[in-house]
RNA sequence: GGGGUGGGGCGUGAUGGUCGCGGGUCGCUGCAGGGUCGGGCGAUCCCGAGGAAAGUCCGAGCUCCGCAGGGCUGACUGCCAGGUAACGCCUGGGCGCCGUAAGGCGACGGACAGGGCCACAGAAAACAGACCGCCCUAAUCCAAGGGCAAGGGUGAAAAGGUGGGGUAAGAGCCCACCGCGCGGCCGGCAACGGUCGUGGCACGGUAACCCCCAGUCGGAGCAAGGCCAAAUAAGCAGCGAGAUCCGAGCCCGGAUCGCCUGAGCUGCGGGUAGGCCGCAUGAGGUGGCUGGCGACAGCCAUCCUAGAGAGAUGACCAUCUGACCGCCCUAAGGCGGCCAAACAGAACUCGGCUUAUGGCCCCACCAACCCC
RNA sequence: GGGCCGUUAGCUCAGGAGGUUAGAGCGGCCGGCUCAUAACCGGUUGGUCGAAGGUUCGAGUCCUUCACGGCCCACCA
Numbered sequence: 001g002g003g004g005u006g007g008g009g010c011g012u013g014a015u016g017g018u019c020g021c022g023g024g025u026c027g028c029u030g031c032a033g034g035g036u037c038g039g040g041c042g043a044u045c046c047c048g049a050g051g052a053a054a055g056u057c058c059g060a061g062c063u064c065c066g067c068a069g070g071g072c073u074g075a076c077u078g079c080c081a082g083g084u085a086a087c088g089c090c091u092g093g094g095c096g097c098c099g100u101a102a103g104g105c106g107a108c109g110g111a112c113a114g115g116g117c118c119a120c121a122g123a124a125a126a127c128a129g130a131c132c133g134c135c136c137u138a139a140u141c142c143a144a145g146g147g148c149a150a151g152g153g154u155g156a157a158a159a160g161g162u163g164g165g166g167u168a169a170g171a172g173c174c175c176a177c178c179g180c181g182c183g184g185c186c187g188g189c190a191a192c193g194g195u196c197g198u199g200g201c202a203c204g205g206u207a208a209c210c211c212c213c214a215g216u217c218g219g220a221g222c223a224a225g226g227c228c229a230a231a232u233a234a235g236c237a238g239c240g241a242g243a244u245c246c247g248a249g250c251c252c253g254g255a256u257c258g259c260c261u262g263a264g265c266u267g268c269g270g271g272u273a274g275g276c277c278g279c280a281u282g283a284g285g286u287g288g289c290u291g292g293c294g295a296c297a298g299c300c301a302u303c304c305u306a307g308a309g310a311g312a313u314g315a316c317c318a319u320c321u322g323a324c325c326g327c328c329c330u331a332a333g334g335c336g337g338c339c340a341a342a343c344a345g346a347a348c349u350c351g352g353c354u355u356a357u358g359g360c361c362c363c364a365c366c367a368a369c370c371c372c
Numbered sequence: 373g374g375g376c377c378g379u380u381a382g383c384u385c386a387g388g389a390g391g392u393u394a395g396a397g398c399g400g401c402c403g404g405c406u407c408a409u410a411a412c413c414g415g416u417u418g419g420u421c422g423a424a425g426g427u428u429c430g431a432g433u434c435c436u437u438c439a440c441g442g443c444c445c446a447c448c449a
Stems, first nucleotide, its partner, number of pairs: 001370001003366008013320007021048004025043005050343001054354002057352005062221004069252005074217005079093005094108001095106004109212002114210002116206003131152002133148005160178006179201001180199008225277004235268005242257005270448003284303008321340002324337005373445007382398004391429001399417006422438005
């Protein structure tokens, strides 16, 4: 240098000018005069999209409703420990798989609590079974009877693996090692790991099928909701004996309201579609120090940075810089042209995840490759 | 802005707690009947199950992400 792995930053280039748009601040401005709000006009002033503003997939803040109890069910999460306001997120660790490695990926509790399913093929699919085959009856072959489950075949999966002994042939039948189950000890907060003993292959897969275990769980959403103003109407039709609440659903039970003087539900009809608040100082950003492997936490300093109405953030010019193309040139370079781009765009606000994204820059690391 | 649902043949829809080759009606095509058309009768045709990935031996069906389409939500009384 080439290749690879991981992480971080930037992202319609930079500077200046002219015009324009939204918000703020300040100033001027109707009327006899003064003041407030709004409107109009102006300013040499200040601010004005994103890393995802997106999907709305999780978790919260905030707001309103709601908040006796019992039983059954449901949804979600799922190795362990920590971080956090919280989480299905993040960090560290364990285990499994992939990679030479740096590193990457993992819905990763339980299949001796129970039930279900495993099509086709195959002899047999879960308390197994015998098609081919091997062996014995038997000196040879065929048939028959019996033994076997090593080898073949089927299948996604065939009832421990390798080697040796053993046998008529074989087989955990026996032995060694590996694997598996159980128990003890040691290390670790734990997941788990190590080691010793023992059992004698008895234990297939599936829980993104039911289920079991452990844990968590009110409902809606800023079109929430509050205040002011204006206007209309407090009606009609149908159904009608139950309705609502008791923190996801159902049942029991209870409370409140109602039972034709009619609760409630459905549909139609009427009015306004104006103003203010919520609404941007926040689990906030930046820098430093301290603690921690880290996520993160604490302290100090400093900064204020869009916010509205169906919704502003744009256009042009000049110079520079960079990429590409053409011409000149031995080369360095010069001249001209062209482009400066991808995904996309705030709407109550945060923390995450996921998805989309042309390109540029920086840092750390890897090897059994190439060059010096 | 917020909430909810759907996508299977040209059209409208089934497909129960995964099993071999996914169905029905209408439509299209061919033949018959008729002087001819419709109706009727017989036969036949047609699918990347919205896309990608995962779980499983096996996915229209289970899970995740994405795409497209549709519906609802203002205030007053």